[in-house]
RNA sequence: CGAAGCUGACGGGGAGUGGUGAAAUUCCAUACCGGUGGUAAAAGUCCACGAACCCUUGCAGGGUUGAUCUGGUGAGAUUCCAGAACCGACAGUUAUAGUCUGGAAGAAAGUUGGCUUAU
Numbered sequence: 001c002g003a004a005g006c007u008g009a010c011g012g013g014g015a016g017u018g019g020u021g022a023a024a025u026u027c028c029a030u031a032c033c034g035g036u037g038g039u040a041a042a043a044g045u046c047c048a049c050g051a052a053c054c055c056u057u058g059c060a061g062g063g064u065u066g067a068u069c070u071g072g073u074g075a076g077a078u079u080c081c082a083g084a085a086c087c088g089a090c091a092g093u094u095a096u097a098g099u100c101u102g103g104a105a106g107a108a109a110g111u112u113g114g115c116u117u118a119u
Base pairs, nucleotide, nucleotide: 003117004116005115006114007113008112009111010110016030017029018028019027031099032098033088034087035049036048037047038046044086045085052064053063054062055061068084069083070082071081072080090102091101092100
């Protein structure tokens, strides 16, 4: 320095205003938000992963799972800058939810620290 085992911590944001209505943070207008790793250069929309659902006795594993273009700079950018778009699990609800409530004071991608072992 690297490897394996054990272990601690951390690990998701957002509805304000107006309208209609008996009723809507759910509809309409406007507003607001963007997990983790990767990448010639910084990403909600590229490539993967995670959450959720299904299969499976279970471990493990398998399936399913959203959305971007144009111009500029540059050696290099669907990542930066400018402009214009688009997307968002399941269950619940006096009315259809990315933003409310719930599973969840959960779990996980992963980030970081400690200890041990042999080399």
A computed fold for a 119-nucleotide RNA from Halarsenatibacter silvermanii, annotated as FMN riboswitch aptamer (RFN element). It matches the Rfam family "FMN riboswitch aptamer (RFN element)". Its family is annotated with FMN binding in the Gene Ontology. RNAcentral holds the sequence, with entries from Rfam. The coordinates come from a structure-prediction model, not an experiment, and the mean pLDDT is 82. The source organism's lineage runs through Bacteria, Bacillati, Bacillota, Halarsenatibacteraceae and Halarsenatibacter.